[in-house]
The prediction has a mean pLDDT of 82. The RNA shown here (Guanidine-I riboswitch aptamer) has 117 nucleotides and comes from a Gammaproteobacteria bacterium. Taxonomically the source falls in Gammaproteobacteria (Bacteria, Pseudomonadati, Pseudomonadota).
This record gives sequence, C1' cells and structure tokens, in this order.
RNA sequence: AAAAUGUGCGUCUAGGGUUCCGGCCCGUCUUCAGCGGCGGGCGGCUGGUCCGAGAGAGGCAGUCCACGCGCAGGCGAAGCGUGCGUGGAUACACGGCGGGAUAAAAGCCCGGGAGAU
Repeated sequence: AAAAUGUGCGUCUAGGGUUCCGGCCCGUCUUCAGCGGCGGGCGGCUGGUCCGAGAGAGGCAGUCCACGCGCAGGCGAAGCGUGCGUGGAUACACGGCGGGAUAAAAGCCCGGGAGAU
C1' cells in the first nucleotide's frame, strides 16, 4: 500500500401509526327505558391485533484463535483433512433533508447512505 472478513435467524423493548378489535362522540332504527342493530366521526382514545431498531436488550447458531479427544492414513511421528468437547474473541459507531412500502406511520427500507470528526 492492497485484498478479505467483520455474519444469520428469531424473541423482546424504545418507538409507531389506525386495517381489524375495543373505547368515546353524533345521527338513526327498535324499546316505556335500557340493551342492541345500522351509518358517520375521533389515534390530541390509556389499550388488544399489527409494524418495529447498524449505532437498544438479551437467546440460538455461524466464523476465528488456543487446548484436548476421535476418524482417515501400509507402520510411527509431524503436517494436512474431518468431526466433537472446553475456554476465549466477534471491536468501534455523531448522522440530516428528502423519498419508499404497508390501512397508515415510525428509530422500518433507501442507510454503517449524504454529510461531519
């Protein structure tokens, strides 16, 4: 100086909106009234379903390193290959505007982007 790797899956949360459920309001039908039916509106309705983090949490796996054991190999050792076990490692990370999907929105996707240091 250059190259490669720096991973995957799912659970949860911060957060998110409003398709569905529920809630609230209005109108109407029914009723003595209520319950209930139908229609409309509200997410500045706590909620359930739902979406959901590169820079949030933790789980399983993968990869790398060390040690040990087994298999294979004409015999032995080493090396190489392969499988298993144990331990360790898997770092760092400030970040728009704007656009996209979904019913709609978001820390989702564009994006470890643009940019900054």